[in-house]
Context: one part of a larger RNA
RNA sequence: UGACGGGGGCCCGCACAAGCGGUGGAGCAUGUGGUUCAAUUCGACGCAACCCGAAGAACCUUACCUGGGCUUGAAGUGGGGCGGAAAGGGGCUGAGAGGCCUCUGUCCCUUCGGGGACUGCCCCAGAGGUGCUGCAUGGCUGUCGUCAGCUCGUGUCGUGAGAUGUUGGGUUAAGUCCCGCAACGAGCGCAACCCUUGUCCUUAGUUGCUAACGGGAGAGCCGAGCACCCUAAGGAAACUGUCGGCGAUAAGCCGGAGGAAGGCGGGGAUGACGUCAAGUCCUCAUGGCCUUUAUGUCCAGGGCUACACACGUGCUACAAUGGGCGCCACAAAGGGCCGCAAACCUGCAAAGGGGAGCCAAUCCCAGAAAAGCGCUCUCAGUUCGGAUUGGAGUCUGCAACCCGACUCCAUGAAGCUGGAAUCGCUAGUAAUCGCGGAUCAGCAUGCCGCGUGAUAUUAUCCCGGGGUGCA
Numbered sequence: 001u002g003a004c005g006g007g008g009g010c011c012c013g014c015a016c017a018a019g020c021g022g023u024g025g026a027g028c029a030u031g032u033g034g035u036u037c038a039a040u041u042c043g044a045c046g047c048a049a050c051c052c053g054a055a056g057a058a059c060c061u062u063a064c065c066u067g068g069g070c071u072u073g074a075a076g077u078g079g080g081g082c083g084g085a086a087a088g089g090g091g092c093u094g095a096g097a098g099g100c101c102u103c104u105g106u107c108c109c110u111u112c113g114g115g116g117a118c119u120g121c122c123c124c125a126g127a128g129g130u131g132c133u134g135c136a137u138g139g140c141u142g143u144c145g146u147c148a149g150c151u152c153g154u155g156u157c158g159u160g161a162g163a164u165g166u167u168g169g170g171u172u173a174a175g176u177c178c179c180g181c182a183a184c185g186a187g188c189g190c191a192a193c194c195c196u197u198g199u200c201c202u203u204a205g206u207u208g209c210u211a212a213c214g215g216g217a218g219a220g221c222c223g224a225g226c227a228c229c230c231u232a233a234g235g236a237a238a239c240u241g242u243c244g245g246c247g248a249u250a251a252g253c254c255g256g257a258g259g260a261a262g263g264c265g266g267g268g269a270u271g272a273c274g275u276c277a278a279g280u281c282c283u284c285a286u287g288g289c290c291u292u293u294a295u296g297u298c299c300a301g302g303g304c305u306a307c308a309c310a311c312g313u314g315c316u317a318c319a320a321u322g323g324g325c326g327c328c329a330c331a332a333a334g335g336g337c338c339g340c341a342a343a344c345c346u347g348c349a350a351a352g353g354g355g356a357g358c359c360a361a362u363c364c365c366a367g368a369a370a371a372g373c374g375c376u377c378u379c380a381g382u383u384c385g386g387a388u389u390g391g392a393g394u395c396u397g398c399a400a401c402c403c404g405a406c407u408c409c410a411u412g413a414a415g416c417u418g419g420a421a422u423c424g425c426u427a428g429u430a431a432u433c434g435c436g437g438a439u440c441a442g443c444a445u446g447c448c449g450c451g452u453g454a455u456a457u458u459a460u461c462c463c464g465g466g467g468u469g470c471a
Stems, first nucleotide, its partner, number of pairs: 007470001009468004019425005026316008034307002042053002064302007077125008087104007107116003128291002131289003137285002139280003142276001144274001149188006155164003168179003194268004199236007208226002213223003239262001242256005318418001322377006334365003339358002344353003384415001389410007433451005
């Protein structure tokens, strides 16, 4: 100077407490450990690995295994030699990759010797490697932590390491600001500038509105109109500005007025110096090492989907605030031409037929669901629950045996609120309910979004974490 303490003082956080809902018990989904296997490819391991890389493993992907092939190679660059335009088609064999054979085709320049683009074979230089090392690295990322810190120049102090500034008194979400002070300034951080949301105005009307008029059997459907709603560009608005109190007359704090909104209005993006030899050589790049008829490469099939077990993360439930049936409302944000697909018809249904319209504020996906209004069930392993299994189908795709999703009929398992323990959440939040998107031929209980939409706590102790700095 730091670090540490089951030492002290101060401060903060869903850290505790108050409360709501879960996990831990059941079934299933998914990831991991373990075990098994020819292979079950690899990485990630407290927080910060475990629905993580994977925003899509039937083939492909694929890196693994078995078997069948190739060796200048699947792709690329350069040189030499021999041959052929390039290119296209067919036959036999084979699981395919491949192997063997064959036909069509004859480009440009030329001094007729040859040369050129492209290409086959041989040779060479070299390719290739998801092989190793993240403890050789770049880049990117996680984490402490959106925590309030981390430093520098000059000066001063100290023999020096270093200190001071940055400590102190207040205050703040904040090293935020004020005051004081051998310090005076400055930089990276904080805040603001950016996006979005909440109010209003202007501009603009093939969306919206009947608000006023006309037409119409009916739907803004038509004429008509941009008032409203909305859309999307610009602007206004909030600054402790104002009043009262507290405070050192300061910074600021508390309360009020006005206001759509107050004291950072809500949310996002934004992550200082650094820490963890944290993660990644399998995104990519890259040093070194290793490999070179194989650790490269092509193909078929299998595996990554195994299953006595163990753990994590989820989904569905155990029911009456519920299940079933009927009727009937109200969203937002998205996607659509290799696409989204309406009406209508067939089918109990998945779906099939059909193709209007739409490159989309215009058409479509698209029925929001819970809610509401009726009827029924009456506490039961049930009209709860839906696992499992049998049968019959639909769709995608070359192909659903290993190993897809969905539909219908039948079957109906465990489960009656879950021990010790443990997690999330302070408002458009939790819980609940549905909707969309990326990936994607097909496949979502995961992920990323969208709307629908509560109860409770008021600051004290304990526990966990961070900053400060003292005997």